Predicted 3D model of a 72-nucleotide RNA (transfer RNA) from Yarrowia lipolytica. The prediction has a mean pLDDT of 83. Rfam family: tRNA. It is annotated as a transfer RNA. The sequence is in RNAcentral, with records from ENA.

RNA sequence: GGGAUUUUAAUUUAACUGGUAAAAUAAUAGUUUUGCAUACUAUAAAUAUGAGUUCGAUUCUCAUAGAUUCCA
Numbered sequence: 001g002g003g004a005u006u007u008u009a010a011u012u013u014a015a016c017u018g019g020u021a022a023a024a025u026a027a028u029a030g031u032u033u034u035g036c037a038u039a040c041u042a043u044a045a046a047u048a049u050g051a052g053u054u055c056g057a058u059u060c061u062c063a064u065a066g067a068u069u070c071c072a
Base pairs, nucleotide, nucleotide: 001071002070003069004068005067006066007065010025011024012023013022019055027043028042029041030040031039048064049063050062051061052060
């Protein structure tokens, strides 16, 4: 320099071919305990960024950025 794959919560993964984001662990609060841990309940938290198509985009298209990888 050229190509491919990929990017969802603090972390790890879902979303069956476009129909309005689900869970586990972690965090916070509460119950339980003399206290800690465990267990249970509740809460907050995300579609990399910017455009386009569409009534409607995590999903399709383009560009940019990051990560991994192949060729040189």